[in-house]
RNA sequence: GGCGGGGUGGCCAAGUGGUAAGGCAUCAGACUGCAAAUCCGGAAAUGACGAGGUUCGAUUCCUCGAUCCCCCA
Numbered sequence: 001g002g003c004g005g006g007g008u009g010g011c012c013a014a015g016u017g018g019u020a021a022g023g024c025a026u027c028a029g030a031c032u033g034c035a036a037a038u039c040c041g042g043a044a045a046u047g048a049c050g051a052g053g054u055u056c057g058a059u060u061c062c063u064c065g066a067u068c069c070c071c072c073a
């Protein structure tokens, strides 16, 4: 330099045009002599790397940019 791919709550991760699952962690409760484990309930994303575009509507599609990973040179 060229090709392809990734980014979504503190962490992992699904979704892929219409209102963002789930798990872990966290908080509260039950249980326990205390804890762990288990069970139960709750909160947390003003919005998905950034800027534009398309659309009635964008995390999702398109363009550009930054960044990380793989491959080629």
Base pairs, nucleotide, nucleotide: 001072002071004069005068006067010024011023012022018056026042027041029039030038049065050064051063052062053061